Predicted 3D model of a 401-nucleotide RNA (Bacterial RNase P class A) from Paralimibaculum aggregatum. Rfam family: Bacterial RNase P class A. The family's RNA type in Rfam is ribozyme. The prediction has a mean pLDDT of 76. The source organism's lineage runs through Bacteria, Pseudomonadati, Alphaproteobacteria, Paracoccaceae and Paralimibaculum. The sequence was found by an Rfam model in a public genome assembly.
[in-house]
RNA sequence: GCGGGUGGCUGGAUGGCUGCGCGGGCCUCGGCCCGUGAGGAAAGUCCGGGCUCCAUGGAGACACGGUGCCGGGUAACGCCCGGCGGGGAAGGGCUUCGGCCCGGCCUCAGGGAAAGCGCCACAGAGAACAGACCGCCAAGGGCCGGGCAACCGGGCUGCGGCAAGGGUGAAACGGUGCGGUAAGAGCGCACCGCGCGGACGGCAACGAACGCGGCAUGGCAAGCCCCACCGGGAGCAAGGUCGCAUAGGGGGACCACGCGGGGCUUCGGCCCCCGGGAUUGUCUUCGGUCCGGUCCCCGGGUUGACUGCAUGAGGCCGCGGGCGACCGCGGUCCCAGAUGAAUGGCCAUCCAUCGGGCUUCGGCCCGAGGACAGAACCCGGCUUACAGGCCACCCGCACCG
Numbered sequence: 001g002c003g004g005g006u007g008g009c010u011g012g013a014u015g016g017c018u019g020c021g022c023g024g025g026c027c028u029c030g031g032c033c034c035g036u037g038a039g040g041a042a043a044g045u046c047c048g049g050g051c052u053c054c055a056u057g058g059a060g061a062c063a064c065g066g067u068g069c070c071g072g073g074u075a076a077c078g079c080c081c082g083g084c085g086g087g088g089a090a091g092g093g094c095u096u097c098g099g100c101c102c103g104g105c106c107u108c109a110g111g112g113a114a115a116g117c118g119c120c121a122c123a124g125a126g127a128a129c130a131g132a133c134c135g136c137c138a139a140g141g142g143c144c145g146g147g148c149a150a151c152c153g154g155g156c157u158g159c160g161g162c163a164a165g166g167g168u169g170a171a172a173c174g175g176u177g178c179g180g181u182a183a184g185a186g187c188g189c190a191c192c193g194c195g196c197g198g199a200c201g202g203c204a205a206c207g208a209a210c211g212c213g214g215c216a217u218g219g220c221a222a223g224c225c226c227c228a229c230c231g232g233g234a235g236c237a238a239g240g241u242c243g244c245a246u247a248g249g250g251g252g253a254c255c256a257c258g259c260g261g262g263g264c265u266u267c268g269g270c271c272c273c274c275g276g277g278a279u280u281g282u283c284u285u286c287g288g289u290c291c292g293g294u295c296c297c298c299g300g301g302u303u304g305a306c307u308g309c310a311u312g313a314g315g316c317c318g319c320g321g322g323c324g325a326c327c328g329c330g331g332u333c334c335c336a337g338a339u340g341a342a343u344g345g346c347c348a349u350c351c352a353u354c355g356g357g358c359u360u361c362g363g364c365c366c367g368a369g370g371a372c373a374g375a376a377c378c379c380g381g382c383u384u385a386c387a388g389g390c391c392a393c394c395c396g397c398a399c400c401g
Base pairs, nucleotide, nucleotide: 001397002396003395004394005393006392007391008390009389010388012350013349014348015347016346017345018344020037021036022035023034024033025032026031039372043383044382046381047380048379049378050377051235052234053233054232056287057286058285059284060283061282062281064231065230066229067228068227069083070082071081072080073079084110085108086107087106088105091102092101093100094099111226112225116224117223118220119219120218133166134165135162136161137160140157141156143154144153145152146151174192175191176190177189178188179187194213195212196211197210200207201206239307240306241305242304249298250297251296252295253294254293255292258274260273261272262271263270264269276291277290278289279288314333315332316331317330318329319328320327321326351370353368354367355366356365357364358363
């Protein structure tokens, strides 16, 4: 310098004229002045809450849903920070050349496969209590040569043995080496790997070393499932106030409803107890309310105004604590609130970029052009979209020192 990857920041500014929304002040009620006015995602509606109302309120269990290594942050979270572990491509170092170690970068839907069920197509002998296609091995039998003989050597034959070599496959029932064997095999041994153990370091997840062991226990849980933890519902079209208006409407089906006791009574009835029923996603229990409950069909009125409505888990600055997310203290500021929905238009200058021309090399002129995209109860996140510009880290290539 070029290329690739990951992450972060920004994403137009200023002035004048004029047109709008909100707040405040003045006013001769015509109007005038001041302040302010759309994002990093306002988007998706995926999480978590604040707030409002409801419900049968409390407790427990189940169902259903969510999360899933450890520690911390936060109002909380499925978010963020730090760490641990697995995987990956390169780099550096070591090497007994099999591999091992180190630091950064990327990535992980990261509890459990020995609780159970289920799946692994095709190919292949065989896909989890496996398995013989190509193969390896010659007991016995018989053949040939040497030899007096015993015996030695060679070749044929696979009863039987083997799963080490090759092949199939995404994956083959531990890996490398040595020994052993008829040939082999953790059959034995060394190292690695795996399991267990106690002590050590660490809050912990885990880690290095040591010892013992069998030389053994594939994958999928973003298949069902098991385990641990968490979880009322609905949502600003929540809710509240005022106003207007109607029909306290009509019909049907099913279920349930006291044979009770006591008191009062104006003799209509009322109150209490018992019993029955309804009321939660389901069940149990304690309590409350109502005497009715469930479903279907037809029909009527209202659609207006105000409020909720923006002072917040708020922004900015400084100091302190912390690896960090973030927290504490102090100061300062008020920075949209519409309701068919404002935040615009014109001009000029500057800025980021591109193209062309000129140049006294200071710069000047002309043209294009600035992405994704508009608040509607509010916050903390995640995800997606994005022209141009900037920054950090990692990797590769080339060149120079």